[in-house]
Context: one part of a larger RNA
């Protein structure tokens, strides 16, 4: 001087931050990812009108509105958010380079969109099971799935030419063959498919430097280093395989151990250093431990699958469910760390033609003096130097001490009462105009924090001070009481009858809503 800090006393108020540093321990409960009826068959619940059966309740038919429960599809669950387990690594950080790559959605240009077919899901219908959930029949539809048809500045082959280059090559232009597409919906505005080229974000690989300690670790590697050829990958590469050769790293520490995510930064300190890596932003890595792949542009995917395995729970024992290192919260573990709160108004994502929907992201509010800054517990006047309490040389004096009392004033705070803006700007909608961009106008609706900030008026000094410390160091001293005892202490060291060091009072000195100890870092 700093702090995510915790303990012991104490404690009005306010604003801006921060709040499991340990068990990456285990988890009741509820929410945290869904949208689209302008893709698609079809349609359960609701209301109502009608009929039928009954005394009625009611139960069925049927018809209209309404209404997205459940399925098929499409896009989104790869992003937001968590947490540091792993990792000494091209994980990071810079700084290149890809003539070795990919990229949904989004911009921009160009070109197309003809035809024929199949299945399955719901529903129906039969059945197995305590459940989870499965298994046959027979139907059904589509922007679902398949085939034909068109095709190039797309791809693959095989071949000419021009230019450049850093080696593999790269660019630009030609010629032949050969393969590969599509989907609709519509409120008629429009939104939406395919295919190529380019842009634009976003990844992905390579490489140069830069990155703890430990020789009481010195040798260390067989897919090992290298080659050729092929696999496989968006894409090079032992990345994988086959054959070849025998290299390759190492005292400028290989390997081996131990420690840990890294960097913006933050603390410190004249600096050079030397620490740390919470918040917040950027990248990495991991989601109950391990291992696998599917989808899908993107994943080997927290809240998607499979398989092993610990636990935890249901079972009709036959079999099944789960996964908070999202937000709340529980138990434990800890010196120790918050509410099972409000809202989608704003900001931002998904999704939709749009309205609209979802969103524990997010913005607010609740709790902690954790910090950090800000205000307040009154101002003036007042000497009978009041009582009281300490202390004395004790009829008397110091000293608490202008401190109170009283006498006047002010209203920060607080409580009471009126008034209150701005966060709302827009997208949206309708209507003009307009080849396309985009311009105009007009109508409204929408605020959790909150009747909260603030602001005016009223009351009444009224509602608010304390902790440590006074032998040096170090700013602050008497007294009594104990008597090497009881105790103090960060070093030196006090304490054995006058203790300014121990324990209390009175005094005084720091700091001051805090103070003081503990850690821990310079």
């Nucleotide at each position: 001087g700093a702090u995510g800090a915790a303990c012991g006393c104490u404690a009005g108020c306010g604003g801006c931050a921060g709040g499991c540093c340990u068990a990456a321990u285990a988890c009741a409960u509820g929410c945290a990812a869904g949208a689209c009826g302008a893709a698609c068959g079809g349609u359960a619940a609701g209301u109502u009108g009608a009929g039928u059966a009954g005394c009625a309740a009611u139960a069925c038919u049927u018809a209209a509105c309404c209404a997205a429960g459940a399925g098929u599809g499409u896009c989104g669950u790869a992003c937001g958010g968590g947490u540091g387990c792993g990792u000494a690594a091209c994980a990071c950080g810079u700084a290149u380079g890809c003539a070795a790559c990919c990229u949904a959605c989004c911009c921009u240009a160009u070109a197309c969109a003809g035809g024929a077919g199949g299945a399955u899901a719901g529903c129906c219908u039969a059945g197995g099971g305590a459940a989870a959930c499965c298994u046959g029949g027979a139907u059904u539809a589509a922007c679902c799935c398949u085939c034909c048809a068109u095709a190039g500045u797309a791809u693959u082959a095989u071949u000419g030419g021009a230019u450049g280059g850093c080696a593999u090559c790269a660019u630009u232009u030609g010629a032949u063959a050969a393969u590969u597409a599509a989907a609709a919906c519509u409120g008629a505005g429009g939104u939406g498919g395919u295919a190529u080229a380019g842009g634009a974000u976003g990844g992905g690989c390579a490489u140069g430097c830069g990155u703890c300690u430990g020789a009481u670790u010195a040798g260390u590697u067989a897919g090992u280093u290298g080659g050729c050829g092929g696999g496989g990958u968006a894409a090079c590469g032992g990345c994988c395989c086959a054959c070849c050769a025998a290299g390759a790293c190492g005292a400028u520490g290989a390997u081996c151990a131990g420690u840990a995510g890294g960097g913006g930064u933050u603390c410190u300190g004249a600096g050079a250093g030397g620490a740390a890596g919470a918040u917040c932003c950027c990248c990495c890595a991991c989601a109950c431990u391990g291992g696998c792949a599917c989808u899908g542009a993107g994943a080997u995917a927290c809240g998607g699958g499979c398989c092993a395995g610990a636990c935890u729970c249901c079972u009709a024992c036959g079999g099944g469910a789960g996964g908070c290192a999202g937000c709340a919260g529980u138990a434990g573990g800890g010196a120790a760390u918050a509410u099972u709160g409000g809202u989608c108004a704003a900001u931002g994502g998904a999704u939709g033609c749009a309205a609209g929907u979802c969103u524990g992201a997010a913005c607010c509010a609740g709790c902690c003096a954790u910090g950090c800054c800000g205000c307040g517990u009154g101002c003036a006047g007042g000497a009978a130097g009041a009582a009281g309490g300490c202390c004395u040389u004790c009829u008397g004096g110091g000293u608490u001490g202008u401190a109170a009392a009283c006498u006047g004033c002010u209203u920060u705070u607080g409580c009471c009462a009126g008034g209150g803006g701005a966060u709302a700007a827009a997208a949206u909608u309708u209507c003009c105009a307009u080849g396309c961009g985009u311009g105009g106008a007009a109508a409204a609706c929408u605020g959790a924090a909150g009747g909260u900030a603030c602001c005016u008026g009223g009351u009444g000094a009224a509602u608010a001070a304390g902790c440590c410390a006074c032998g040096g160091c170090u700013a602050a001293c008497u007294a009594c009481g104990u008597g090497c005892c009881a105790g103090c202490a960060g070093c030196c060291g006090c304490g054995g009858u006058a203790a300014u060091a121990c324990g209390u009072a009175g005094g005084u000195g720091g700091c001051g809503a805090g103070c003081g100890u503990u850690g821990u870092c310079c």